[in-house]
RNA sequence: GGGCCGUUAGCUCAGUUGGUAGAGCUGCAGACUUUUAAUCUGAUGGUCGGGGGUUCGAUUCCCUCACGGCCCA
Repeated sequence: GGGCCGUUAGCUCAGUUGGUAGAGCUGCAGACUUUUAAUCUGAUGGUCGGGGGUUCGAUUCCCUCACGGCCCA
């Protein structure tokens, strides 16, 4: 330098015909009793990497940039 893949909640990851973004874990609150804790319940938590374009509407399609991984040179 070229090709491919990835970037979504604090962490690990889902999200197919484009139509109001989810799970588990952590943390928080409550219940319970076997009390460094476990179990159960609940709520909270998001510029969907940045910018631009297409569209009535974009996490999703297109362009570009940044970062990470793999392969080739």
Description: This is a predicted structure of a 73-nucleotide RNA (transfer RNA) from an Acidobacteriota bacterium. Its mean pLDDT, the model's own confidence on a scale to 100, is 82. It matches the Rfam family "tRNA". From the family's description: Transfer RNA (tRNA) molecules are approximately 80 nucleotides in length. It is annotated as a transfer RNA.